[in-house]
């Protein structure tokens, strides 16, 4: 030098791509492709990084002068432009497209119908208005008189206190009569300041015997309820009686005496673009397919970089 082992260092491998996101590049998210395709931390209010942007951080593994680079054609998958087809709103137009509306004429089916059809007449069913009646509700509690009792005012005499007596005068009370819708029955209820009664207590008194009187009792004012009654004074979905209106429906009745009512198909005549369908036209969104640009994983003609130290043997 050149082959064969060996060891070294500079490397270099352990995937790439589109889409979203960002002003941008990587990643944590989707998808595609494609491998013999490491590990483990964090990260969408994110994490890093600055066109030298193609991940931060902390480790492993495997070659090592290995290798890397760029790259014609081909290509899976993606996005961007157009914006036919078609789908969906919405505008407009058209009835010489229907639906839909009215009428006429045929056909056909047919409830019903001599226990009486079409037609007409009438009566009641409604509607106002007035009156009877029955129903329901509002409002109302009289006024004398005779006789008893009893308070309040005033006055006038008597007694030693309590108290007596008598006159006038204005109230309530109870019972008779008469009068009246103003009467009955019953529930609640005043407290010292409503009535009568008044145990105990308390005043006055030598005593007799008298006075105030709380609690309870009974009643009254006073608040209800029913009931009866009516000088009053409303309402009705009942009913009767008079007048007037209305009548599409449904019932009754009478005259009439044989049809009939609705409906279903045709054909005609009109009427409607309000509303559904159809058609025609404009316009708005989505928008397969094809058609362009892009980007490309993966494959790859071909090109260019690089290929270094040190040792040991043979020749």
């Nucleotide at each position: 030098g050149u082959g064969c082992g060996g060891g070294c260092u500079a490397g270099c491998c352990u995937g790439g791509a589109g889409g979203g996101u960002c002003a941008g590049g990587c990643g944590u998210c989707c998808u595609c492709u494609g491998c013999a395709a490491c590990u483990c931390g964090a990260a969408a209010u994110c994490g890093u990084c600055g066109a030298u942007a193609u991940g931060c951080g902390a480790g492993a593994g495997g070659c090592g002068a290995a290798g890397c680079u760029c790259g014609a054609a081909g290509a899976a998958g993606g996005c961007g432009c157009c914006g036919u087809a078609g789908c969906u709103g919405u505008c407009a137009g058209u009835u010489u497209c229907a639906g839909c509306u009215c009428g006429a004429a045929g056909u056909c089916c047919a409830a019903c119908g001599a226990a009486g059809a079409a037609g007409c007449a009438u009566c009641g069913u409604c509607c106002u208005a007035c009156g009877g009646g029955g129903u329901u509700g509002a409002c109302g509690g009289u006024g004398g008189u005779a006789u008893g009792g009893u308070g309040g005012c005033a006055a006038a005499c008597c007694g030693g206190a309590g108290g007596g007596u008598u006159u006038g005068u204005u109230g309530c009370c109870g019972u008779g009569c008469c009068u009246u819708u103003a009467c009955c029955a019953u529930g609640g209820g005043u407290a010292c300041u409503g009535g009568u009664u008044u145990a105990g207590g308390c005043c006055c008194g030598g005593a007799a015997g008298g006075g105030a009187g709380c609690g309870g009792a009974c009643c009254c004012a006073c608040c209800g309820u029913g009931g009866a009654c009516g000088g009053u004074u409303g309402g009705c979905g009942c009913u009767c009686g008079c007048a007037g209106g209305g009548u599409u429906g449904c019932g009754g009745u009478g005259c009439g005496g044989a049809g009939g009512a609705a409906g279903a198909c045709u054909u005609u005549g009109g009427g409607g673009g309000u509303c559904u369908g159809g058609c025609u036209g404009g316009u708005a969104g989505c928008g397969a397919a094809a058609g362009u640009g892009u980007c490309g994983a993966c494959c790859g003609a071909g090109a260019g970089c690089g290929c270094g130290c040190c040792c040991g043997c043979a020749c």

A computed fold for a 315-nucleotide RNA from a Methanosarcinales archaeon, annotated as Archaeal signal recognition particle RNA. Rfam family: Archaeal signal recognition particle RNA. By type it is a non-coding RNA gene. It was read from a public genome assembly, where an Rfam model found it.